[in-house]
RNA sequence: GGGCUCGUGGUCUAGCCUGGAUAUGACGUCUGGCUUCGGACCAGAAGGUCGCGGGUUCGAAUCCUGCCGGGCCCA
Repeated sequence: GGGCUCGUGGUCUAGCCUGGAUAUGACGUCUGGCUUCGGACCAGAAGGUCGCGGGUUCGAAUCCUGCCGGGCCCA
C1' cells in the first nucleotide's frame, strides 16, 4: 500500500441482509421491599450523538460514500 471483517448505555449483546416513527436482553449501578445486617430474591429507575462526517430517502442503527479505531490476510 491492497483486501476482508468488526465498532450499538459502564461491560457484553439483539436488531442491519429485507429502511417505518418510542433501539433488545443480560450483567453492573442506584432506589425501595425482604433481612438483626449483608448476600440471594422481588419491584422500580437512571444510563445510548447506534465510532465521526457527508449523501440518498417522506423516513437511516439499517442503504451509498469518505475518514477514524480494533482484528485477520496479502504484498
Model confidence (mean pLDDT): 81 of 100. The RNA shown here (transfer RNA) has 75 nucleotides and comes from a Methanopyri archaeon. The same sequence occurs in records of 2 taxa. Rfam family: tRNA. By type it is a transfer RNA. The organism belongs to Methanopyri, within Archaea.